Predicted 3D model of a 72-nucleotide RNA (transfer RNA) from a bacterium.

[in-house]
C1' cells in the first nucleotide's frame, strides 16, 4: 500500500427495514446470626464516528476510526 472480517450496556450474545431482547456482573428487598445460594424487583444502550438513500436504519450504500487476518 491493496484485499477480507468485526465493532451493539461493566463482560458475553442476540435482534427479516418497523418500540434493541436475553445471560453474567451491579444496585435494592426477601431469606440467614452473617456471608454465599435461591426469589423478587431495579438502574445501565443516542448500536464505534461522520454522511446518504427511506415515511421509517442496528440492519443498506460511501468515507474514516479500532482491532484481527490474507498479500505486496
Nucleotide at each position: 500500500c491493496g484485499g477480507g472480517a468485526u465493532g451493539u450496556g461493566g463482560c458475553c450474545u442476540a435482534a427479516u427495514g418497523g418500540u434493541a431482547a436475553g445471560g453474567c456482573a451491579c444496585c435494592a428487598g426477601c431469606u440467614u446470626c452473617g456471608g454465599g445460594u435461591g426469589c423478587u424487583g431495579g438502574a445501565g444502550a443516542u448500536u464505534g464516528u461522520g454522511g446518504g438513500u427511506u415515511c421509517g436504519a442496528g440492519u443498506c450504500c460511501c468515507a474514516c476510526c479500532a482491532u484481527c487476518c490474507c498479500g505486496a